[in-house]
Context: one part of a larger RNA
RNA sequence: CGUAGGAGUAUUGAGAAGGGCUGUCCCUAGUACGAGAGGACCGGGACGGACGAACCUCUGGUGUGCCAGUUGUCCUGCCAAGGGCAUGGCUGGUUGGCUACGUUCGGAAAGGAUAACCGCUGAAAGCAUCUAAGCGGGAAGCCUGCUUCGAGAUGAGUACUCCCACCUCCUUGAGAGGUUAAGGCUCCCAGUAGACGACUGGGUUGAUAGGCCAGAUAUGGAAGCCGGGCAACCGGUGGAGUUGACUGGUACUAAUAGGCCGAGGG
Numbered sequence: 001c002g003u004a005g006g007a008g009u010a011u012u013g014a015g016a017a018g019g020g021c022u023g024u025c026c027c028u029a030g031u032a033c034g035a036g037a038g039g040a041c042c043g044g045g046a047c048g049g050a051c052g053a054a055c056c057u058c059u060g061g062u063g064u065g066c067c068a069g070u071u072g073u074c075c076u077g078c079c080a081a082g083g084g085c086a087u088g089g090c091u092g093g094u095u096g097g098c099u100a101c102g103u104u105c106g107g108a109a110a111g112g113a114u115a116a117c118c119g120c121u122g123a124a125a126g127c128a129u130c131u132a133a134g135c136g137g138g139a140a141g142c143c144u145g146c147u148u149c150g151a152g153a154u155g156a157g158u159a160c161u162c163c164c165a166c167c168u169c170c171u172u173g174a175g176a177g178g179u180u181a182a183g184g185c186u187c188c189c190a191g192u193a194g195a196c197g198a199c200u201g202g203g204u205u206g207a208u209a210g211g212c213c214a215g216a217u218a219u220g221g222a223a224g225c226c227g228g229g230c231a232a233c234c235g236g237u238g239g240a241g242u243u244g245a246c247u248g249g250u251a252c253u254a255a256u257a258g259g260c261c262g263a264g265g266g
Stems, first nucleotide, its partner, number of pairs: 001152001005163007015149004021049007033038001051106005059100004066093005071086006110144003117137004165179005170173001183261004187203005208254003211250005218242002224237005
C1' cells in the first nucleotide's frame, strides 16, 4: 500500500515445511521342513542404538553483588571485628536461570490408490490365456493420517462484537481538508520476549518493577557476652547469623500528566 467504511476478537485451510531410521532377544517352537546338521513363514512381546523435540522433578554442570574456610600484604589508632588487592587470591558448598552427562516423549497405527508381481472370470483364437470388456490381492515408496507455518490464497475467505458522526472549501468529485467515535499509537514500569524493531504483562479503578515484611532455598553454627583451657582453641546463648535471581503479601518509590493518529463508493 492492497484486501471498496473504520476497528477488536476468534477462526477456515489453498498451499508449504518437518517427521518416516534400525538392531538384538523371547514366545509361538526346537514346531513346519529336513536322514541329520540345522531351522522357519505368519503372529505376539521385551529391551536397545542413532536421530529429533520438549523440559529441569531427579542426577550432574555452570554460578564473578549467596554462605563458609583460609594464605600474604595494606588499611580502619590498637585487641577483637571488618574492608581493599593478589585469576572471584585460593578452597568447599550453592538459590533462580541456562543446560546434558539428566528426565519424558516421538518415528506409528489405520484408510485409499498403486509398482514389480500373484490371481478370478474371460473372449478375440470352440482349446489355452491375469486382459482385450470386467473384478481382486499386492511395498519402508505415493495420497491421507501426525507436528508446525499459513487469506498478499491479489482467488486477499468466514463468524461474532464495537463505532457509526459533525464542520469548512471548491474545479460538484469514488473531490480536498479539518474535528472526533470505536479503537490504536506514542510515552512510562517490566519480562514468560528480545541484536534493534517486534511480542507479552502492567500503567493509580494499579501489585508491573524496586524497596519493605513473611516464607522457601543455600550455607552450616555470626557478632557480642558467659564458661573452660597456659595456649592453639573448645563449649553455651542458638539449626545461630547471613542469604542474587524463587513464592506470597504490602502503594513506601517509580509507572504522573500529556500528545498524536483514526470512519463510507455505485
Molecule: large-subunit ribosomal RNA, domain VI
Organism: Streptomyces benahoarensis